Model confidence (mean pLDDT): 81 of 100. A computed fold for a 74-nucleotide RNA from a Planctomycetota bacterium, annotated as transfer RNA. Rfam family: tRNA. The family's RNA type in Rfam is transfer RNA. Rfam describes the family as follows. Transfer RNA (tRNA) molecules are approximately 80 nucleotides in length. Lineage of the source: Bacteria > Pseudomonadati > Planctomycetota.
[in-house]
RNA sequence: GUCCCCGUAGCUCAGUCGGAUAGAGCGCCGGUUUCCUAAACCGGAGGUCGGAGGUUCGAGCCCUCCCGGGGAUA
Repeated sequence: GUCCCCGUAGCUCAGUCGGAUAGAGCGCCGGUUUCCUAAACCGGAGGUCGGAGGUUCGAGCCCUCCCGGGGAUA
């Protein structure tokens, strides 16, 4: 240089053929329980889906460029 994969909550990830409010587990905060802690149970906060443009009535999803990480190849 060329090609491939990945980027979504603090962390690990799901998200089907483009559709209605963007989710799970862990973590965090509050509560119940307990003498206290842990565990368990209940509730809550936290995201403009890596960035910018484009297509579309509608984009996490499709297209283009860029950025970051990983891999293959000479």